[in-house]
Molecule: Glycine riboswitch aptamer
Organism: Gandjariella thermophila
RNA sequence: UCGAUGCCGAGCGGGAGAGACCCCGGUCGCCCGGGGCGCCGAAGGAGCAAAUCCUCCCCGGAAACUCUCAGGCACAGCUACCGCCCGGCGAAGG
Numbered sequence: 001u002c003g004a005u006g007c008c009g010a011g012c013g014g015g016a017g018a019g020a021c022c023c024c025g026g027u028c029g030c031c032c033g034g035g036g037c038g039c040c041g042a043a044g045g046a047g048c049a050a051a052u053c054c055u056c057c058c059c060g061g062a063a064a065c066u067c068u069c070a071g072g073c074a075c076a077g078c079u080a081c082c083g084c085c086c087g088g089c090g091a092a093g094g
Stems, first nucleotide, its partner, number of pairs: 001094002006089004011084004019037001021036006038073003044069001045067003052060001
């Protein structure tokens, strides 16, 4: 001096799922609120296996898996995840 993998943040693009059910109220209608049952999992949250050590035990031990607390179930919006680009951190290596 350049600087990969990696991490964080922002922007753009892509991006689902599940009753626009039943009752009541409001409304011209769209739709909104409350209650009920039925469902979805990809905001978040929670749970756990093996590997892991000289042996045993304990602890730790992931997720797109599981649970549905939260959230959601017309459109829309949000969304994990993926791609591109920018900034920052850090640093193998040259």